Description:
A computed fold for a 385-nucleotide RNA from Nocardioides sp., annotated as Bacterial RNase P class A. The source organism's lineage runs through Bacteria, Actinomycetes, Propionibacteriales, Nocardioidaceae and Nocardioides. Of the family's consensus pairs, 97% are formed in the model. Model confidence (mean pLDDT): 77 of 100. The RNAcentral record of the sequence draws on ENA. Its Rfam family is "Bacterial RNase P class A". It is annotated as a ribozyme.
[in-house]
RNA sequence: CGGGCUGGCCGGGCGACCGCGUCCGACUCCGGGUGACCGGAGGAGGUCGAGGAAAGUCCGGGCUCCACAGGGCAAGGUGGUGGGUAACGCCCACCCGGGGUGACCCGCGGGACAGUGCCACAGAAAGCAGACCGCCUCCCUGCGUGCAGGGCGGUAAGGGUGAAACGGUGGUGUAAGAGACCACCAGCGGGCCGGGUGACCGGUCCGGCUAGGUAAACCCCACCUGGAGCAAGGUCAGACAGGAUGCGACGGUGCUCGUCACCGGGAGGGCUGCCCGCCCGAGCAUCCGGGUAGACCGCUGGAGGCCACCGGCAACGGUGGCCCGAGAUGGAUGGUCGCCCCCUCGCGAGAGGGACAGAACCCGGCUUACAGGCCAGCCCGUCCG
Numbered sequence: 001c002g003g004g005c006u007g008g009c010c011g012g013g014c015g016a017c018c019g020c021g022u023c024c025g026a027c028u029c030c031g032g033g034u035g036a037c038c039g040g041a042g043g044a045g046g047u048c049g050a051g052g053a054a055a056g057u058c059c060g061g062g063c064u065c066c067a068c069a070g071g072g073c074a075a076g077g078u079g080g081u082g083g084g085u086a087a088c089g090c091c092c093a094c095c096c097g098g099g100g101u102g103a104c105c106c107g108c109g110g111g112a113c114a115g116u117g118c119c120a121c122a123g124a125a126a127g128c129a130g131a132c133c134g135c136c137u138c139c140c141u142g143c144g145u146g147c148a149g150g151g152c153g154g155u156a157a158g159g160g161u162g163a164a165a166c167g168g169u170g171g172u173g174u175a176a177g178a179g180a181c182c183a184c185c186a187g188c189g190g191g192c193c194g195g196g197u198g199a200c201c202g203g204u205c206c207g208g209c210u211a212g213g214u215a216a217a218c219c220c221c222a223c224c225u226g227g228a229g230c231a232a233g234g235u236c237a238g239a240c241a242g243g244a245u246g247c248g249a250c251g252g253u254g255c256u257c258g259u260c261a262c263c264g265g266g267a268g269g270g271c272u273g274c275c276c277g278c279c280c281g282a283g284c285a286u287c288c289g290g291g292u293a294g295a296c297c298g299c300u301g302g303a304g305g306c307c308a309c310c311g312g313c314a315a316c317g318g319u320g321g322c323c324c325g326a327g328a329u330g331g332a333u334g335g336u337c338g339c340c341c342c343c344u345c346g347c348g349a350g351a352g353g354g355a356c357a358g359a360a361c362c363c364g365g366c367u368u369a370c371a372g373g374c375c376a377g378c379c380c381g382u383c384c385g
Base pairs, nucleotide, nucleotide: 001381002380003379004378005377006376007375008374009373010372012340013339014338015337016336017335018334020049021048023046024045027042028041029040030039031038032037051356055367056366058365059364060363061362062361063229064228065227066226070276071275072274073273075225076224077223078222079221080094081093082092083091084090095109096107097106098105099104110220111219115218116217117214118213119212132159133158134155135154136153138151139150140149141148142147143146167185168184169183170182171181172180186210188207189206190205191204192203193202194201195200233297234296235295236294242288243287244286245285246284247283250264251263252262253261254260255258268280269279270278271277304323305322306321307320308319309318310317311316341354342353343352344351345350
């Protein structure tokens, strides 16, 4: 200098004028009170006023209400190891596998000897498989006497199909062949030794010669999970009118005669996945019609932000100091102009453009969208010293 990888950050600035929402509020007006004062309306001025994703609402938590006798059966989620965290499907570090010359990237990464299922097309054959071509012994026929045709068989070495054809190479062996046997290699299972918290790694010995894939198919194993959500939930104020249909409001005994007790029945309801079981039970269900659409709390100071030091490879944690940054509800956070900044066009004067998108109970993540720009570290190539 060129090309690349990773991480972090910003995402217009200043000023003038006009406007909007929260809170404080001099002052003014209205009502009440003898009064101190109370209630209401307006309001000079001041204060604060979107994001890195506020988004998708996909995970995890806080918070709120409901549930939380017992037994059983399901359902959903997660999935290498160790750590972080309030928690997670997130993050960090490592392991294994794959890709890249490399920095680095990717992996829905438990189990396929517990069992079941499936493996399209092609192919003769797709799971304890398979003779289509080929190869070979034997038999028959023919003749040109070592070939052709046919037949009973043998054979997985070769060809061909496929994502995948039941280890690879070499040799022995054989009619031809074959882990049938042997050597080496790969791979599987087991034992021992060493290293590591662990996933796992390295070494060595033995075994039988060989084991397909698929669990994002059922399934098995381990761990986790109660339901609903701020229209949660609570307080105050206010409004209204009932009607139709269906199911059930039952039966018995006793006495001290009751709005009584006991026994049986009972529509419907509760135990918030279901069943058993338990409990409540005189009203319940559907349809039509009517009323309300207000105020306040919840509500924003929190697993909060920034800086320094300490511990840790890191995620993160601890200690100290400083700071307070929206709370709307027909839903504010904006508009115009000037100067500057960046990009494009133009010789120039100048012209055009500056993204994605916007809180709604609050946090931690993930994912997705995004004009343009900045910083740091690292890798590869080339040149010079």